[in-house]
Context: one part of a larger RNA
RNA sequence: CGCAGGGGAUUUGAGAGGAGCUGUCCUUAGUACGAGAGGACCGGGAUGGACGCACCGCUGGUGUGCCAGUUGUUCCGCCAGGAGCAUCGCUGGGUAGCCAUGUGCGGCAGGGAUAACCGCUGAAAGCAUCUAAGUGGGAAACCCGCCUCAAGAUGAGAUCCCCCUGAAGGCCGCCAGAAGACGACUGGCUCGAUAGGCGAGAGGUGUAAGCGCAGCAAUGCGUUGAGCUUACUCGUACUAAUGGCCGUUCGG
Numbered sequence: 001c002g003c004a005g006g007g008g009a010u011u012u013g014a015g016a017g018g019a020g021c022u023g024u025c026c027u028u029a030g031u032a033c034g035a036g037a038g039g040a041c042c043g044g045g046a047u048g049g050a051c052g053c054a055c056c057g058c059u060g061g062u063g064u065g066c067c068a069g070u071u072g073u074u075c076c077g078c079c080a081g082g083a084g085c086a087u088c089g090c091u092g093g094g095u096a097g098c099c100a101u102g103u104g105c106g107g108c109a110g111g112g113a114u115a116a117c118c119g120c121u122g123a124a125a126g127c128a129u130c131u132a133a134g135u136g137g138g139a140a141a142c143c144c145g146c147c148u149c150a151a152g153a154u155g156a157g158a159u160c161c162c163c164c165u166g167a168a169g170g171c172c173g174c175c176a177g178a179a180g181a182c183g184a185c186u187g188g189c190u191c192g193a194u195a196g197g198c199g200a201g202a203g204g205u206g207u208a209a210g211c212g213c214a215g216c217a218a219u220g221c222g223u224u225g226a227g228c229u230u231a232c233u234c235g236u237a238c239u240a241a242u243g244g245c246c247g248u249u250c251g252g
Stems, first nucleotide, its partner, number of pairs: 001152001005163007015149004021049007033038001051106005059100004066093005071086006110144003117137004169246004173189005194240003197236005203229003210223005
């Protein structure tokens, strides 16, 4: 831009893509079969491997603006307490997010038409013959079934609801986002919880500083599960979401 008004919701499925794997064990049954040794089909059940999809409650990884410990050095006048630099200085942990080694799930069943092949009936050819007429069975392959996309399927489909006179609606702009290379997509724009801040909580770290007490001191103990705390949850207008433009002639 189109699908001859606009918006929302639900759909049909032409067509396209994905998936399609397999072991072992138990049972049937030490049965059928076999002199024995050995040892099934068919059927029922259990549990794995590899692969795939999803997820983060569990187990873990990462987690460079979270917490603690600690070395050297410079600085904050000194002590104490801190800050910078040294791979995030190093070390021990770690929220969200993202992940796998973690967790859940999947391949099935069933139907159709068939391949090789096995048949029934059966002539040509008084016999025989699965085939010539006719008619069954039969594969992880094919079609459907399962999952995903899908009306630009220009053959532009269907159903329901709502709206419309500078309108309905849309676009730009702005605040943002488990959305994202950019566009796009999703939420919000004061009739507001969209982001930040703030408050509370969760989670993390692991008992801050200061002061007191004990000790010559290093240090320990008390105040104290303290203090600090990023992305998480809830709340709260304190801050920032100011505003501008297009859009009706053949739909009613």
The prediction has a mean pLDDT of 87. Predicted 3D model of a 252-nucleotide part of an RNA (large-subunit ribosomal RNA, domain VI) from an Anaerolineae bacterium. The RNAcentral record of the full RNA draws on ENA.